[in-house]
RNA sequence: GGCAGGCGAGCGGGAGAGCCCGAUGCCCCUUUGACGGGGGGCAAAGGCGCCGAAGGAGCAACCGCCCCGGAAACUCUCAGGCCAACGGACCGCUCGGCUGCA
Numbered sequence: 001g002g003c004a005g006g007c008g009a010g011c012g013g014g015a016g017a018g019c020c021c022g023a024u025g026c027c028c029c030u031u032u033g034a035c036g037g038g039g040g041g042c043a044a045a046g047g048c049g050c051c052g053a054a055g056g057a058g059c060a061a062c063c064g065c066c067c068c069g070g071a072a073a074c075u076c077u078c079a080g081g082c083c084a085a086c087g088g089a090c091c092g093c094u095c096g097g098c099u100g101c102a
Stems, first nucleotide, its partner, number of pairs: 002101004007096007018048001020047002024043008049082003055078001056076003062070002
């Protein structure tokens, strides 16, 4: 120096499903002599509906002689999410260690 595996860092790609209702709070506009009324924006407890690709749980086939056990992009939806952004399983590239082989 080469190949393979794994770890770390960086970069790029990366799906689905609500701009639903809404106590309450803040801000703006308008009306009023004032109290108050009306309209709009933002946040949001909670409610209903929905999604599967952080994480988590389950196992028909399969591995395992059997039991126990393992396990997916399958199933569930606890958690998470449902404009964009963020996040995101997974994929690719670069760099740096580690292990193995020639």
Molecule: Glycine riboswitch aptamer
Organism: Erythrobacter sp.